[in-house]
c-di-GMP-I riboswitch aptamer from a Bacillota bacterium, 76 nucleotides, folded computationally. Of the family's consensus pairs, 94% are formed in the model.

RNA sequence: UUUUGAAAAAGGCAAACCUCUCGUAAGAGAGGGACGCAAAACUACAGGGUCCUCACUUGGACAGCCAGUUGCCGCU
Numbered sequence: 001u002u003u004u005g006a007a008a009a010a011g012g013c014a015a016a017c018c019u020c021u022c023g024u025a026a027g028a029g030a031g032g033g034a035c036g037c038a039a040a041a042c043u044a045c046a047g048g049g050u051c052c053u054c055a056c057u058u059g060g061a062c063a064g065c066c067a068g069u070u071g072c073c074g075c076u
Base pairs, nucleotide, nucleotide: 004074005073012037013036017032018031019030020029021028022027035064041069042068043067047066048065049062050061051060052059
């Protein structure tokens, strides 16, 4: 550098649900809690998609839907 996630080590994150707060809502933050995750790290002005608000435009949310960028350990 490349392939890859069998086994292993060190660690990491945290769905549903509950409490409090914010928001019209989607949803977000904090604490608890673990369904899962090798990118469940980062990116929502750029690509697709989903959702909310709205008569429509507009505006907004989701990166744990795909995607893009970076990346630990082991294997080849």